Predicted 3D model of an 86-nucleotide RNA (SAM riboswitch aptamer (S box leader)) from an Ignavibacteria bacterium.
The source organism's lineage runs through Bacteria, Pseudomonadati, Ignavibacteriota and Ignavibacteria.
Model confidence (mean pLDDT): 81 of 100.
The sequence was found by an Rfam model in a public genome assembly.
The model forms 90% of the base pairs in the Rfam consensus.
[in-house]
RNA sequence: UUCUCAUCACGACGGUCUGAGGGACGCGGCCCUGUGAAGACCACCAACCGGUUUCGAGCCGGUGGUAAUGCCGCGAACGAUGAGGC
Numbered sequence: 001u002u003c004u005c006a007u008c009a010c011g012a013c014g015g016u017c018u019g020a021g022g023g024a025c026g027c028g029g030c031c032c033u034g035u036g037a038a039g040a041c042c043a044c045c046a047a048c049c050g051g052u053u054u055c056g057a058g059c060c061g062g063u064g065g066u067a068a069u070g071c072c073g074c075g076a077a078c079g080a081u082g083a084g085g086c
Stems, first nucleotide, its partner, number of pairs: 003084006014042004021032003025075005043066003047063006070078001
């Protein structure tokens, strides 16, 4: 990468560096953003798996996540995350 299954209306104050975009893709909307986008680090949250357990996410580890229903509508064998298989 591809296949299978599950989940995607809950949760996540903010700070530093940086300096213009971002909200997966296409179209149409709408919104966020120099009162600082995206990215990196700290911090925070606790979705999945493993271990432990006084059975309480209480603790540890592996990923993950931190505007708005995956922002809304339509399209798609669409996208994201976790676990397993090849």